[in-house]
Context: one part of a larger RNA
RNA sequence: CUGGGCGUAAAGAGUACGUAGGCGGUUAUUUAAGUCGGAUGUGAAAUCCCCGGGCUCAACCUGGGAAUUGCACUCGAAACUGGAUAACUAGAGUACAGCAGAGGAAAGUGGAAUUUCUAGUGUAGCGGUGAAAUGCGUAGAUAUUAGAAGGAACACCAGUGGCGAAGGCGACGUUCUGGGCUGAUACUGACGCUGAGGUACGAAAGCGUGGGGAGCAAACAGGAUUAGAUACCCUGGUAGUCCACGCCCUAAACGAUGAGAACUAGCUGUUUGUUGGAGGUAUAUAAUCCUUUAGUAGCGUAGCAAACGUGAUAAGUUCUCCGCCUGGGGAGUACGGCCGCAAGGCUAAAACUC
Numbered sequence: 001c002u003g004g005g006c007g008u009a010a011a012g013a014g015u016a017c018g019u020a021g022g023c024g025g026u027u028a029u030u031u032a033a034g035u036c037g038g039a040u041g042u043g044a045a046a047u048c049c050c051c052g053g054g055c056u057c058a059a060c061c062u063g064g065g066a067a068u069u070g071c072a073c074u075c076g077a078a079a080c081u082g083g084a085u086a087a088c089u090a091g092a093g094u095a096c097a098g099c100a101g102a103g104g105a106a107a108g109u110g111g112a113a114u115u116u117c118u119a120g121u122g123u124a125g126c127g128g129u130g131a132a133a134u135g136c137g138u139a140g141a142u143a144u145u146a147g148a149a150g151g152a153a154c155a156c157c158a159g160u161g162g163c164g165a166a167g168g169c170g171a172c173g174u175u176c177u178g179g180g181c182u183g184a185u186a187c188u189g190a191c192g193c194u195g196a197g198g199u200a201c202g203a204a205a206g207c208g209u210g211g212g213g214a215g216c217a218a219a220c221a222g223g224a225u226u227a228g229a230u231a232c233c234c235u236g237g238u239a240g241u242c243c244a245c246g247c248c249c250u251a252a253a254c255g256a257u258g259a260g261a262a263c264u265a266g267c268u269g270u271u272u273g274u275u276g277g278a279g280g281u282a283u284a285u286a287a288u289c290c291u292u293u294a295g296u297a298g299c300g301u302a303g304c305a306a307a308c309g310u311g312a313u314a315a316g317u318u319c320u321c322c323g324c325c326u327g328g329g330g331a332g333u334a335c336g337g338c339c340g341c342a343a344g345g346c347u348a349a350a351a352c353u354c
Stems, first nucleotide, its partner, number of pairs: 004325003007308002012322001014201004021194003025088007033081002035077004040072003049065006091191001092188004096183004103177004108172002110154001115149007125136002162169002206247006215241002220236004258321006266299006273292001276290003303310002327354003336347004
């Protein structure tokens, strides 16, 4: 290089945007770079191959041919790819009218509960466990009533429900704002897909500065358990968890399944939208049925698959582009480089060994 793969065996980058590049809808004309055909020149000889000849044969030697799949130049062809020109609307997008939504940001508001404080009532226990003890309590706890403070999270609704590229998003109203879907019409006219580098976002933990701190709770202390118990259980408890700004950039970042496009039996549920029809009716509308759009689930045919399974949301049949894999360990380590305040991250071997 050819080839084979990537749900679970090694292998899809955490996700998106996008540069170069690669690939790219329909029609007509043209061009002739790719492509195809012919001619010419060249492609040394020897070797290899074919047909002959000479050594008694063979090896060997020798004559002719073929081959030398290439390159250059020239004459043509015009289907396909590329270029140019003109046009189109099925891809993509814009406008208009609607629809659903925990999509994002900011500043506000609310109630339940925990804790603490103040005051009242009230008296000897409370708390905790398998059982206890540490702990709290006659300086009046626990319980209960009223009030106050403060922080964090938003019960029910809640749903294999919704939204978002992923991470993720859940009290309520306001402001700003992104995306999606549906409908009929108009417009632009291939403006598209992917995407090496690059850029942005990226749970939790962690880091820096300044706040905040109710509950929970690494570390830590004590009590138990135990042979021991640096644990599991209990009583406490600091970072942290929260906010602002700035870093970190990793996860079983999972559907362990890259993105886009086309095609290929059905059945059932659910969310959103829409149109039409039918029946019933209290007639406002709601509910039912059928068709249809975009999701989201459960089965399942063919096919695929080592099996498990998957099966229009494909792991089926194809196309385009990117990423990645190549026995286990050593090792996602060392060294070097880049990034980071650090923790560390990214890139990434070899000896040796089985």
Notes:
Small-subunit ribosomal RNA, central domain from an uncultured prokaryote, 354 nucleotides, folded computationally. The full RNA is in RNAcentral, with records from ENA. The coordinates come from a structure-prediction model, not an experiment, and the mean pLDDT is 84.